[in-house]
Context: one part of a larger RNA
Molecule: small-subunit ribosomal RNA, 3' major domain
Organism: uncultured bacterium
RNA sequence: UGACGGGGGCCCGCACAAGCGGUGGAGCAUGUGGUUCAAUUCGACGCAACGCGAAGAACCUUACCUGGGCUCGAAGCACAGUGGACCGGGGUAGAAAUAUCCCUUUUCGCAAGAACUGCUGUCGAGGUGCUGCAUGGCUGUCGUCAGCUCGUGUCGUGAGAUGUUGGGUUAAGUCCCGCAACGAGCGCAACCCUUGUCCUGUGUUGCCAUGCCCGAAAGGGCGGAACUCGCAGGAGACCGCCAGCGAUAAGCUGGAGGAAGGUGGGGAUGACGUCAAGUCCUCAUGGCCUUUAUGUCCAGGGCUACACACGUGCUACAAUGGACGGUACAAUACGUCGCUAACCCGCGAGGGGGAGCCAAUCGCAAAAAACCGUUCUCAGUUCGGAUUGCAGGCUGCAACUCGCCUGCAUGAAGCUGGAAUCGCUAGUAAUGGCAGAUCAGCACGCUGCCGUGAAUACGUUCCCGGGCCUUGCACA
Numbered sequence: 001u002g003a004c005g006g007g008g009g010c011c012c013g014c015a016c017a018a019g020c021g022g023u024g025g026a027g028c029a030u031g032u033g034g035u036u037c038a039a040u041u042c043g044a045c046g047c048a049a050c051g052c053g054a055a056g057a058a059c060c061u062u063a064c065c066u067g068g069g070c071u072c073g074a075a076g077c078a079c080a081g082u083g084g085a086c087c088g089g090g091g092u093a094g095a096a097a098u099a100u101c102c103c104u105u106u107u108c109g110c111a112a113g114a115a116c117u118g119c120u121g122u123c124g125a126g127g128u129g130c131u132g133c134a135u136g137g138c139u140g141u142c143g144u145c146a147g148c149u150c151g152u153g154u155c156g157u158g159a160g161a162u163g164u165u166g167g168g169u170u171a172a173g174u175c176c177c178g179c180a181a182c183g184a185g186c187g188c189a190a191c192c193c194u195u196g197u198c199c200u201g202u203g204u205u206g207c208c209a210u211g212c213c214c215g216a217a218a219g220g221g222c223g224g225a226a227c228u229c230g231c232a233g234g235a236g237a238c239c240g241c242c243a244g245c246g247a248u249a250a251g252c253u254g255g256a257g258g259a260a261g262g263u264g265g266g267g268a269u270g271a272c273g274u275c276a277a278g279u280c281c282u283c284a285u286g287g288c289c290u291u292u293a294u295g296u297c298c299a300g301g302g303c304u305a306c307a308c309a310c311g312u313g314c315u316a317c318a319a320u321g322g323a324c325g326g327u328a329c330a331a332u333a334c335g336u337c338g339c340u341a342a343c344c345c346g347c348g349a350g351g352g353g354g355a356g357c358c359a360a361u362c363g364c365a366a367a368a369a370a371c372c373g374u375u376c377u378c379a380g381u382u383c384g385g386a387u388u389g390c391a392g393g394c395u396g397c398a399a400c401u402c403g404c405c406u407g408c409a410u411g412a413a414g415c416u417g418g419a420a421u422c423g424c425u426a427g428u429a430a431u432g433g434c435a436g437a438u439c440a441g442c443a444c445g446c447u448g449c450c451g452u453g454a455a456u457a458c459g460u461u462c463c464c465g466g467g468c469c470u471u472g473c474a475c476a
Base pairs, nucleotide, nucleotide: 001476002475004472005471007470008469009468010467011466012465013464015460016459019424020423021422022421023420026315027314028313029312030311031310032309033308034306035305042053043052064301065300066299067298068297069296070295078122079121080120081119082118083117084116088103089102090101091100092099093098107114108113126290127289129288130287131286135284136283137279138278139277140275142273147186148185149184150183151182152181153162154161155160166177167176168175192267193266194265195264197235198234199233200232201231202230203229207224208223211222212221213220214219238261241255242254243253244252245251317417321376322375323374324373325372326371334363335362338357339356343352344351345350383414388409389408390407391406392405393404394403430452431451432450433449434448435447436446
């Protein structure tokens, strides 16, 4: 000087408390451990591994296993030699890779030659093999915590100190005052995006108040530029105004006006560093290893196993509910190898059909909870839907291992969950649906969107984490 303390002081955070809803019990989904296996590829392990890499394992992916092949090689570039067109169609062996046979067949150029392709040689292979404790890059975490430093000066023999401590204040090393310090940098804040109010401009594919026409109405056509909305540009919030408190400061409390008030809400943005944190399997790269194999091609299998244990979720256990019928109100997005309307068939998944749309025009698209009726009456039930049987649909070369969906039948556990433990302070929690990425197909996961919409916070004694000052020290 730091780190540490079941030392002290001050302060903060869904840290506790006050509340609301969960997890832990059940079934299922998913990840992990373990076990098993020819293989169940690999990585990630307290917070900060475990719906994580994986925004999607039937083949492919794929790195694993078994078997069958290749060895200048699966891909790319250049040169030389040599052969032939390449492409396309078909046959034989085979699981395929591959091997082999047959048919068809040149183009441009006067020519040299060029294009394409097989083989040989040369140059260069390849490795998801090891080491993240040799590395770059990227990332997590403390933590969006308020800190981390430097120049000059001063003090100290020196390590170092001072500044950065102190009195106030703040979300903040934010600002004010004081001070052997005076300044500065990286952080904080602001500048950026979005959302909430208004104004101006603009007006199609969006809008429809007024007017006209058609129409019983719905609606359509003229037309309009008001409104909504889209786009662009501005205004607006600054403790600016008032009162009180404060040291006359910084600021704090209340009020007015205002769509918004003291950082208005949300996002992006992550200082010096810590954890030899994570990643050699994105990529790059040193070293080591391998080279008829640890490379590479192919078929099949596996990653989907199952006495068990844990994490994360979904669905429930019902009446604030289930079932049936009727009636409303969204937003973000997406669409030509696509979205697919009307109409017809089917109980349904779906099939037929093909209008329109490269989309403010057409489509996906039905929003669902909600609301209005009817029914069920507390039961393992008209709750719950696991499991299983049968019959079908779709995608795809192919759904046996191993996809999703539909109908009929079946109708398991489960009556609110021990110790323990998690999230959340407002348009939040809780709850309801919708869209998208990945994707042929496959979502209870993820990323977004909108609807309905709470309760509670006395307070900081205690638990956890953090900041500043101080003290002790068997630590460096």